[in-house]
Molecule: small-subunit ribosomal RNA
Organism: uncultured prokaryote
RNA sequence: AGAGUUUGAUCCUGGCUCAGGAUGAACGCUAGCGGCAGGCCUAACACAUGCAAGUCGAGGGGUAACAUAGAGAAGCUUGCUUUUCUGAUGACGACCGGCGCACGGGUGCGUAACGCGUAUGCAACCUACCUCUUACUGGGGGAUAGCCCGGAGAAAUCCGGAUUAAUACCCCAUAGUAUUAUUCUUUCGCAUGUUAGAAUAAUUAAAGGUUACGGUAAGAGAUGGGCAUGCGUCCCAUUAGCUAGAUGGUAAGGUAACGGCUUACCAUGGCAACGAUGGGUAGGGGGCCUGAGAGGGUGAUCCCCCACACUGGUACUGAGACACGGACCAGACUCCUACGGGAGGCAGCAGUGAGGAAUAUUGGGCAAUGGAGGCAACUCUGACCCAGCCAUGCCGCGUGCAGGAAGACGGUCCUAUGGAUUGUAAACUGCUUUUAUUUGUGAAUAAACUCCGGUACGUGUACCGGCCUGAAUGUAGCAAAUGAAUAAGCACCGGCUAACUCCGUGCCAGCAGCCGCGGUAAUACGGAGGGUGCAAGCGUUAUCCGGAAUCAUUGGGUUUAAAGGGUCCGCAGGCGGACUAAUAAGUCAGUGGUGAAAUCCCGUAGCUUAACUACGGAACUGCCAUUGAAACUGUUAGUCUUGAAUUCGGUCGAAGUGGGCGGAAUAUGUCAUGUAGCGGUGAAAUGCUUAGAUAUGACAUAGAACACCGAUAGCGAAGGCAGCUCACUAGGCCUGGAUUGACGCUCAGGGACGAAAGCGUGGGGAGCGAACAGGAUUAGAUACCCUGGUAGUCCACGCCGUAAACUAUCAAUACUCGUUUUCAGCGAUAUACAGUUGGAGACUAAGCGAAAGUGAUAAGUAUUGCACCUGGGGAGUACGAUCGCAAGGUUGAAACUCAAAGGAAUUGACGGGGGCCCGCACAAGCGGUGGAGCAUGUGGUUUAAUUCGAUGAUACGCGAGGAACCUUACUUACCAGGUCUUGACAUCCAGAGAAUCUUUCAGAGAUGAGAGAGUGCCUUCGGGAAUUCUGAGACAGGUGCUGCAUGGCUGUCGUCAGCUCGUGUCGUGAGAUGUUGGGUUAAGUCCCGUAACGAGCGCAACCCUUAUCCUUAUUUGCCAGCAUUCAGUUGGGGACUAUAAGGAGACUGCCGGUGACAAACCGGAGGAAGGUGGGGACGACGUCAAGUCAUCAUGGCCCUUACGACCUGGGCUACACACGUGCUACAAUGGGCAGUACAGAGGGAAGCGAAAUCGCGAGAUGGAGCGGACCCCAGAAAGCUGUUCGUAGUCCGGAUUGGAGUCUGCAACUCGACUCCAUGAAGUCGGAAUCGCUAGUAAUCGCGGAUCAGAAUGCCGCGGUGAAUACGUUCCCGGGCCUUGUACACACCGCCCGUCACACCAUGGGAGUGGAUUGCACCAGAAGUAGCUAGCUUAACAUUGGGCGGUUACCACGGUGUGGUUCAUGACUGGGGUGAAGUCGUAACAAGGUAACC
Repeated sequence: AGAGUUUGAUCCUGGCUCAGGAUGAACGCUAGCGGCAGGCCUAACACAUGCAAGUCGAGGGGUAACAUAGAGAAGCUUGCUUUUCUGAUGACGACCGGCGCACGGGUGCGUAACGCGUAUGCAACCUACCUCUUACUGGGGGAUAGCCCGGAGAAAUCCGGAUUAAUACCCCAUAGUAUUAUUCUUUCGCAUGUUAGAAUAAUUAAAGGUUACGGUAAGAGAUGGGCAUGCGUCCCAUUAGCUAGAUGGUAAGGUAACGGCUUACCAUGGCAACGAUGGGUAGGGGGCCUGAGAGGGUGAUCCCCCACACUGGUACUGAGACACGGACCAGACUCCUACGGGAGGCAGCAGUGAGGAAUAUUGGGCAAUGGAGGCAACUCUGACCCAGCCAUGCCGCGUGCAGGAAGACGGUCCUAUGGAUUGUAAACUGCUUUUAUUUGUGAAUAAACUCCGGUACGUGUACCGGCCUGAAUGUAGCAAAUGAAUAAGCACCGGCUAACUCCGUGCCAGCAGCCGCGGUAAUACGGAGGGUGCAAGCGUUAUCCGGAAUCAUUGGGUUUAAAGGGUCCGCAGGCGGACUAAUAAGUCAGUGGUGAAAUCCCGUAGCUUAACUACGGAACUGCCAUUGAAACUGUUAGUCUUGAAUUCGGUCGAAGUGGGCGGAAUAUGUCAUGUAGCGGUGAAAUGCUUAGAUAUGACAUAGAACACCGAUAGCGAAGGCAGCUCACUAGGCCUGGAUUGACGCUCAGGGACGAAAGCGUGGGGAGCGAACAGGAUUAGAUACCCUGGUAGUCCACGCCGUAAACUAUCAAUACUCGUUUUCAGCGAUAUACAGUUGGAGACUAAGCGAAAGUGAUAAGUAUUGCACCUGGGGAGUACGAUCGCAAGGUUGAAACUCAAAGGAAUUGACGGGGGCCCGCACAAGCGGUGGAGCAUGUGGUUUAAUUCGAUGAUACGCGAGGAACCUUACUUACCAGGUCUUGACAUCCAGAGAAUCUUUCAGAGAUGAGAGAGUGCCUUCGGGAAUUCUGAGACAGGUGCUGCAUGGCUGUCGUCAGCUCGUGUCGUGAGAUGUUGGGUUAAGUCCCGUAACGAGCGCAACCCUUAUCCUUAUUUGCCAGCAUUCAGUUGGGGACUAUAAGGAGACUGCCGGUGACAAACCGGAGGAAGGUGGGGACGACGUCAAGUCAUCAUGGCCCUUACGACCUGGGCUACACACGUGCUACAAUGGGCAGUACAGAGGGAAGCGAAAUCGCGAGAUGGAGCGGACCCCAGAAAGCUGUUCGUAGUCCGGAUUGGAGUCUGCAACUCGACUCCAUGAAGUCGGAAUCGCUAGUAAUCGCGGAUCAGAAUGCCGCGGUGAAUACGUUCCCGGGCCUUGUACACACCGCCCGUCACACCAUGGGAGUGGAUUGCACCAGAAGUAGCUAGCUUAACAUUGGGCGGUUACCACGGUGUGGUUCAUGACUGGGGUGAAGUCGUAACAAGGUAACC
């Protein structure tokens, strides 16, 4: 110090989350030791038991207990036991008295307060004990407790009588420097006041005891307290007004003291937006945690202050209390009781119950420190010192160290005959002994106090010596012995974040702080191995700060992300021009006081170190006081003119208000002309019209709005303002004088204005026109469109107060490059101009900005003031308040929920956006499909099985280029039945047999049981090779799954023209540029331009074929000429054809035109061929998780007497149906019959098979020739010639069926092809729709081949005949480039809105119901205090006395009534949020299909 997370990617805004530190913590797992700390955060809930405050006999009367002594008695073991007496002594229960109990200890309920903190003041006060100083300490008196007697009661306790003491109580005397009153003089102070002195008058004292002590009065000090004041001290304004003792005065009372503290009278004040009052919450501080700091959070332990002591009230005593372990009363609760009545208060220390996630022992000791009492010894002390429990925290130590490679065993993993890792780790060898254990020794804390003795002097101090005193404790420490011996876990390992593999699981189980992981190969779940981090701890949870500049003083923003108020005026407030002087409040500096200690920081020291502790320093950033400075701000005084304003002159405008006037248009009315339609739409209809519309003309009436000018213009604060004119009102601008002299700017609250719609009252109403009605559209159409039409729109007056009230940009001031347009002035003789002032626009520099953009009209640079924002949703909602007639406005939350929501820009994709271009895309044509029958494939259905795959284009005559059985080398995978288990197939081992062949029986066969023949090859004689059988196990085998784990191959976009890179440049960046632009092309083809320059994969070319020619070659091919034949048959020939090798040829090369002097295009010549000549192969980056695990290969998973293998039979061929692809037809451009002509390319040995013969035919017999330019398949067909048929279900068509056959094959039943005879179905050109084709093409005709025993209408090839049409690019489909919009990026088959239905959650309203708290009014009134008092009583002294009683006032609890606030709950109800696939529509995003929005 940052990181993760919004996106396809980017920058920004913005929230959420993480890494750090901390804790009085808790929980989970684990645990060796020690030191130092800490330990009910919850129920201020209730408490059993014990202890926590007593002490003094040197105050007193005394003697219950103990002891001593004395005296007596009894027993007797004659010095012991028991017992009685004596307060005589030590002492001492209870009592009187003194001091203490107001400290110490606990807790945090209450309290928002002078409670606390800090700084002052008291001239307005008190202070026991302590210290110092001064003075005094005379004389008397009467009671009372105890004890004794009696009584009441269960008890607690109470009553009566008698008697007694004091340092208890009372009286008298004495007294001033005390108190009070009056008078005089005097000091000081801002004032009230006050200091000192004097005089007069009045009033108050005492206690004894004694060796050492006390008491009283007065003054001073110290300590402790009381009171007052300034400043500081939480949240809510959805708490805005509060207050009658309230604010002040006078007088009195009261208090230690001031004071409305209380009372009477008088006045009407006092507080509050600088937040009163009310509500909520809370003890405050030093400090502690965090943070760089400023801050934020917190207030355990320690220290200071406050408050409280079961709840509420009250006083008494006292120096001090309204009193934790005191009193009285009321209440609640608990306990005792004889039912009459009593007792109690752990928020002291332990402890118990309860609550809770959670917090300890009913311990030891007064040895130390401190406290109370005492002369002291001493006593008391749960304060304190120690110990116990707890890893609760901090700190320290240890669990060994060195060597040791066969890199052991085992585990884990892998590319697995081996390697890696665990790992020098272990074993093993040597060493050490902290710690634990045992034994021994053994401190300090006690300097001491006390006591005793001594010395000095000032007789109660100092010093010296001695005795005694340790809970912790036989503790710390030290020494010795033994022996590696006694001692490691927890979390994590996808990213953030250090650390990776295997197995299991299979959106399950689970994980998760955020993002997210898991649907069969999970580094994210669970386990294991390994690793990482920390370590006697480690993790989790909770909370706080940090990171968060995410409330921003330091240190943020507001055009579009959240955010400028609709506009102006303006009080308070804030800020404010120039000069001079004064002052010193702010400011700055010095000094003084204070800022407790502890803490933090620095240094040093003490525990072996550290934590911890001690000492010293610094600091405590604050407050107060004082001295000084005078620049700035403030204040005061004076002056100035530049800010601001006034006036004179000129000028401008849809600025406002009221009145008058005008024409065009529209509608209506009347009259006229005139006749059948008008109107309206995408198309129609509703509507109007023969009762005369629409149209046209004339006249009249009405209301509203003002064409042209007109604008990028003007005016106004904004909203807004438009015919002409008059009146009134306001304003801006310009020029130069004059005047005032800072009069200014901004503005919370407040006030005024404020579009449209809406509301109220009264008018008006032509046109338009919510609602409404009708007509259309539509699946629907409560809409868009049409015909009508009411409010309204208009006027006057009054409300409302909101708009995307927008420049999404607050007001004011100053400063800062340029260009250009325009409006109103001024200045130049000026309609023209580098001038100037004020407006209104555009472009741009710097700068700014996330970018878009802005840019003197700033979003730049600065200042001042105001307003507003702090994730999205819930929600501008609810409640409350307020305004309004209402509608509604203003103010304005929370629960809950999400990890995003958002801005700008980028690349794509998309658009019922735009531009350009292409393609059999449309159009123009030709022929089909869709209708029929059949073939074939698919779906569906059926079935034991109908194996599997392919499914829009890009599946469907596809895998399959050929399912009768069996499979011939690969190929049936499905079903039924029968069989095999190292296997049908491969390798290895052992044993046996050569191999092999023939054959019998059983069986459907596989198979099983037999019989016979046969003994081979090589050899080092051991055996080996090949092969068969048997056996064991390693293994084989799988068309089982996953094409979404893969390779390879393939389809498609698409033979479309695109897809990229390097360097450079631009941009914060994603990216852009290049590749865009102007032309051109089939083409990102080429040229030109150009911040780009080049390059790559594609295009083209190179390859094959075809079209022309040449050369070479000449058999099996050819035959012009020469011979010869039936025949290129033969001789011969190489000219031609053909074959097959090599060349040539075509390149926009040439000419003309167009074009930009280009590329190129158009036309022409030549040429066999002309502009890529035709065709093919060739398929960029990529897309579709496209297809294929069943061609093959392959990871993983699965089966292993079966999902493997063999056999027989069946199925893949089923058949109400639907679809695709084809064949044949429907006929005369045809069918039949007869004759006749011309190909190309192929194939052939388990083959093609000739001639010849037989059969109507399929075919059979036959076996010449041929591994083929030689022989065979092999007859090409359409065509041509002739003839017949005459428009019909036919001489068309051939399905179906019957019969008879042929061929292949072990075998044609399921289930082959073909032939012959017979039969002769549908079909007469095909609805919506849809397909192919641009030339040797479509159409039409036949031929061949692969597969193959046989079995094509399919597929792949071949040639024959051989067209029509293309104006053109508006439209449909697909594609390319540029541009635009976007809320899409799984990319429009996208995204997304609302109702309804269901489940859950929180919340508002709600007849009410129940609690808490509080205001007001009233009732009542305990204890107590104060007042009054005809009664009763009272020892000393006696007064206006005390007590009791009575009564009055105040008052707690309680009660009644009525309000406020708040919490919980409530039938029902409202909206909101969330949820996997629900329903209905499709509102928004593209022109979202009616632009969207306010």